RNA sequence: CGCUUAUGGAGAAAGACGGAGGGAUUAGACCCUGCGAUGUCUUAGCAACCUGUGCUUACAAGGUGCUACAUUCUACUUAGCUGCAAACUAAGCAGUUAAGACAGAUAAGCG
Numbered sequence: 001c002g003c004u005u006a007u008g009g010a011g012a013a014a015g016a017c018g019g020a021g022g023g024a025u026u027a028g029a030c031c032c033u034g035c036g037a038u039g040u041c042u043u044a045g046c047a048a049c050c051u052g053u054g055c056u057u058a059c060a061a062g063g064u065g066c067u068a069c070a071u072u073c074u075a076c077u078u079a080g081c082u083g084c085a086a087a088c089u090a091a092g093c094a095g096u097u098a099a100g101a102c103a104g105a106u107a108a109g110c111g
Stems, first nucleotide, its partner, number of pairs: 001111007013043005021032003026075004044067003048064003051060003071103001076100009
């Protein structure tokens, strides 16, 4: 780096450095941020996966990981509901709910 499988509405802080944007890309929103964000380091914490104990229910914290907002939300497909528009059915636009997909992230295994 690639492939496969699984999971994500829970959980969890401070200090130092640094000095401007950041929340994965794109678009739209919303939010955080000189009362110092994102990021790096240290300590602490959490317990998602592996691991160990244990045996149906928990413990531990060894390896990764994580510690603003649901993966911050939406985008694609299908179905339902509400409203607008519409001569009727259907189709169209906006919002909302559910399921699935795409993408991304993490863990484990393989190459």

A computed fold for a 111-nucleotide RNA from Mucilaginibacter sp. JRF, annotated as SAM riboswitch aptamer (S box leader).
Taxonomically the source falls in Mucilaginibacter (Bacteria, Pseudomonadati, Bacteroidota, Sphingobacteriia).